Notes
This is a predicted structure of a 100-nucleotide RNA (Purine riboswitch aptamer) from Paenibacillus sp. NCBI's taxonomy places the organism under Bacteria, Bacilli, Caryophanales, Paenibacillaceae, Paenibacillus. Rfam family: Purine riboswitch aptamer. From the family's description: Riboswitches are metabolite binding domains within certain messenger RNAs that serve as precision sensors for their corresponding targets. Its family is annotated with purine nucleobase biosynthetic process in the Gene Ontology. Of the family's consensus pairs, 100% are formed in the model.
[in-house]
RNA sequence: ACAAAUAGCGCAUAACUACUUCGUAUAAUCCUGGGGAUUGGCCCGGGAGUCUCUACGAGAUCACCCUAAUGAUCUGGCUACGAAGAGGAGAAGGCUGAGC
Numbered sequence: 001a002c003a004a005a006u007a008g009c010g011c012a013u014a015a016c017u018a019c020u021u022c023g024u025a026u027a028a029u030c031c032u033g034g035g036g037a038u039u040g041g042c043c044c045g046g047g048a049g050u051c052u053c054u055a056c057g058a059g060a061u062c063a064c065c066c067u068a069a070u071g072a073u074c075u076g077g078c079u080a081c082g083a084a085g086a087g088g089a090g091a092a093g094g095c096u097g098a099g100c
Base pairs, nucleotide, nucleotide: 007096008095009094016088017087019085020084021083022082023081024080025079026055029048030047031046032045033044034043035042040065041064049056058075059074060073061072062071063070
């Protein structure tokens, strides 16, 4: 002494976004009502399960069953949230410029 600008830091950084990986949830699981098949073992609905929205089925093999009901093993996801990676995108603010 009221200062301030193009610009530079800066292909910056934050938010956001598709991908990959890891982790958590849930075991793609359990209970149940009705219907249905037997060369078959399925269809519709309800509930539980999760700091939780959605989903809750498929294939193969083996066993079992005889008109009633399935079981076991293996394989492979979606969804929600969190973290990391490397891409895309992209502000604001700050410092310098800028006194004696």